[in-house]
RNA sequence: CCAUCGAAAAGGCAACAUCCGGGUGACCGGAUGACGCAAAGCCACCUGUCCUGAGUUUCAGGAUCGAGGGGUUGUCGAA
Numbered sequence: 001c002c003a004u005c006g007a008a009a010a011g012g013c014a015a016c017a018u019c020c021g022g023g024u025g026a027c028c029g030g031a032u033g034a035c036g037c038a039a040a041g042c043c044a045c046c047u048g049u050c051c052u053g054a055g056u057u058u059c060a061g062g063a064u065c066g067a068g069g070g071g072u073u074g075u076c077g078a079a
Base pairs, nucleotide, nucleotide: 005077006076012037013036017032018031019030020029021028022027035066041072042071043070045069046068047067048064049063050062051061052060053059054058
């Protein structure tokens, strides 16, 4: 220095809910808030789930990364 791993320390993110706004909708953004998280940073590539439409065996478009896998970037340095 790198990988694995996850003690400590410094920090980080922000569930549900409420209010406001956007969207046909799933859902998203902001504020409050703090369920939790070592990637709960990012990516819709595969799967799953959800929404919309249709010619409804299925197909197309969309949403979800805090559903799983995968890719990629990153803080610290004990055992």
This is a predicted structure of a 79-nucleotide RNA (c-di-GMP-I riboswitch aptamer) from a Nitrospirota bacterium. Model confidence (mean pLDDT): 88 of 100. Lineage of the source: Bacteria > Pseudomonadati > Nitrospirota. Of the family's consensus pairs, 95% are formed in the model. It matches the Rfam family "c-di-GMP-I riboswitch aptamer". Rfam links the family to the GO term cyclic-di-GMP binding.